Background: A computed fold for an 84-nucleotide RNA, annotated as c-di-GMP-I riboswitch aptamer. Model confidence (mean pLDDT): 82 of 100.

RNA sequence: CAAUAGAAAAGGCAAAGUUACCGAAAGGUAAUGACGCAAAGCUAUAGGGGCUAAAGUAUCAUACUAUGCCAGCCAGCUGCCGUU
Numbered sequence: 001c002a003a004u005a006g007a008a009a010a011g012g013c014a015a016a017g018u019u020a021c022c023g024a025a026a027g028g029u030a031a032u033g034a035c036g037c038a039a040a041g042c043u044a045u046a047g048g049g050g051c052u053a054a055a056g057u058a059u060c061a062u063a064c065u066a067u068g069c070c071a072g073c074c075a076g077c078u079g080c081c082g083u084u
Base pairs, nucleotide, nucleotide: 002084003083004082006081012037013036017032018031019030020029021028022027035072041077042076043075047074048073049070050069051068056064057063058062
């Protein structure tokens, strides 16, 4: 430097739930808590997919729609230690 994605070592992150706050909601932030994760690191107008529907529109018991949201859905980019 390249490949690999993993036995060991050093470590890292933190699901659901609960509490408080923000938000129309989806969801987010903080604390607590660990289901799990070799990228559960970053990226949402680079791509696919999904969630919500305040405002708006319409054929108005409803439907459509993102400028809102999800990276722990796929994906793109980057990276620690080791092995070969």

It was read from a public genome assembly, where an Rfam model found it. The model forms 95% of the base pairs in the Rfam consensus.